A computed fold for an 86-nucleotide RNA from Catenulispora pinisilvae, annotated as Glycine riboswitch aptamer. The sequence was found by an Rfam model in a public genome assembly. Model confidence (mean pLDDT): 76 of 100. Of the family's consensus pairs, 90% are formed in the model.
[in-house]
């Protein structure tokens, strides 16, 4: 000094699904639904094969959510760190 990767911050973008029903109106009850916080699972896939193990935007829907707002995986830009190496 710095690729890739990674962490943090700021800014921008960012989907789905009842503004449902009910009561004594609450953090209540009921029915229906969504997947993109988090969590769990593994047929195919990866680990040269099996076992074991790994993992997604797949599956489940525990949690969360179903007007707007908030939140939001993920993506982009900028700034600041970590790191192989030179």
């Nucleotide at each position: 000094c710095u690729a890739c990767c990674u962490c943090g911050a700021a800014c921008g973008g960012g989907a789905g699904a009842g503004a449902c029903c009910u009561c004594u109106c609450g953090u209540g009850g009921g029915c229906g639904c969504c997947g993109a916080a988090g969590g769990a699972g593994c047929a195919a896939c990866c680990c040269u094969c099996c076992c074991c193990g790994g993992a997604a935007a797949c599956u489940c829907u525990c949690a969360g959510g179903c007007a707007a707002a908030c939140g939001g995986a993920c993506c982009g830009u900028u700034c600041g760190g970590g790191c192989a190496g030179g």